SAM riboswitch aptamer (S box leader) from a Gammaproteobacteria bacterium, 139 nucleotides, folded computationally.
């Protein structure tokens, strides 16, 4: 730093120190901040991805793969807001403006009202993608 697997709507604050921006990432939204954010340090705390520890599977018996539980002393990780949202020549599927096509009703023949389809636009909701975190494994 690159691959690859998993996960990413849940859950978890205090003291110190610093002192102006931050909230990866172009823009835009919105939000958090001198009532001190954001980073640091200490502590405390959430979770359970690796290890652990049990127990199913499996096996002639073990390992080991997988599943399922369990504990939180070990490596990590985290500890506003969904990875805060939106992004995309993506996809489905409603909703509103406008245009627009066919039938059909009605006219004062200027048009208008109905039904059914189509297109842009907007903006919605799922769903995927890209990007990012984290972990674990390997280069």
């Nucleotide at each position: 730093c690159a691959c690859u697997c998993a996960u990413c709507g849940a859950g978890a604050c205090c003291g110190g120190c610093u002192g102006a921006g931050g909230g990866a990432u172009a823009a835009g939204g919105c939000c958090c901040u001198u009532a001190g954010a954001c980073g640091c340090c200490g502590g405390g705390g959430c979770a359970a991805c690796c290890g652990c520890c049990a127990g199913a599977c499996u096996u002639a018996a073990c390992c080991a793969c997988u599943c399922u539980g369990g504990a939180a002393a070990g490596g990590u990780g985290c500890c506003a807001a969904c990875u805060c949202c939106u992004g995309c020549a993506g996809g489905u599927u409603g909703c509103g403006c406008a245009c627009u096509u066919u039938c059909g009703g009605c006219u004062u023949c200027g048009g208008u009202c109905g039904a059914a389809g189509g297109u842009u636009c907007g903006g919605g909701a799922c769903c995927g993608a890209c990007a990012g975190a984290u972990g674990a494994g390997c280069g």